Background:
A computed fold for a 143-nucleotide RNA from uncultured Anaerovibrio sp., annotated as c-di-AMP riboswitch aptamer (ydaO/yuaA leader). The source organism's lineage runs through Bacteria, Bacillota, Selenomonadales, Selenomonadaceae and Anaerovibrio. Of the family's consensus pairs, 91% are formed in the model. It matches the Rfam family "c-di-AMP riboswitch aptamer (ydaO/yuaA leader)". Rfam links the family to the GO terms cyclic-di-AMP binding and regulation of gene expression. The prediction has a mean pLDDT of 76.

RNA sequence: AGCCUAAUCCAGCCCACGGAGCGGGGGAACCAAUUUUUUGGGGUGAAUGAAAAUCAGUCAUGCCUUUGGCGGAAGCUGAUCUUAAAGGGUAGUCUUCUCUGCCCUAACCCGGCAGCUAACCUCGUAGGCGUAUAGAGAGAGGA
Numbered sequence: 001a002g003c004c005u006a007a008u009c010c011a012g013c014c015c016a017c018g019g020a021g022c023g024g025g026g027g028a029a030c031c032a033a034u035u036u037u038u039u040g041g042g043g044u045g046a047a048u049g050a051a052a053a054u055c056a057g058u059c060a061u062g063c064c065u066u067u068g069g070c071g072g073a074a075g076c077u078g079a080u081c082u083u084a085a086a087g088g089g090u091a092g093u094c095u096u097c098u099c100u101g102c103c104c105u106a107a108c109c110c111g112g113c114a115g116c117u118a119a120c121c122u123c124g125u126a127g128g129c130g131u132a133u134a135g136a137g138a139g140a141g142g143a
Base pairs, nucleotide, nucleotide: 002129003128004127008020009019010018021125022124023123024122025121026120031115038112040113041110042109043108044107048085050083051082053080054079055078056077057076058075062070063069064068087104088103089102090101091100095139096138097137098136099135
C1' cells in the first nucleotide's frame, strides 16, 4: 500500500435518543413441521460433523474387615490429539472463473423462548493484522 470483518461515509457536538449506506434479530397469511419437554432449545459467525487413539466421569458382574469400602467390562458423556472430509480467507488496477501455493476452521450471546414470514418493531456499525513490487492462465469491463 493494503487485508479479515456488516463494521464505512456525512453532519454535529447548544437544543438532540443524528442521518445515509451496509449488516443482524423478532414478526402474518400461505407453506413447512407435527414433537418437544436437562439428552433443553435457539442466535451471530466460515468456524462443522466423521473415525481411531488417550485421559476423565458414570457404571454391570464380582470381592472385602459390611452404618460402609474396593473394583471397574460394554455402552454413554466430556476433554485432548491425529487423519482426511465439508466450509472460509488470501496471493496487488477492479471483478469473475480455473490451476497452484500459503493460511483459518475461533469466540461469544439469548435465557426456557423464537420455522418461513409482507406490513411493522428492534439492534450493530467494533476489534484485529499489516506496510513496498507482490504466483500463472482465460474471459468481461474500465483506465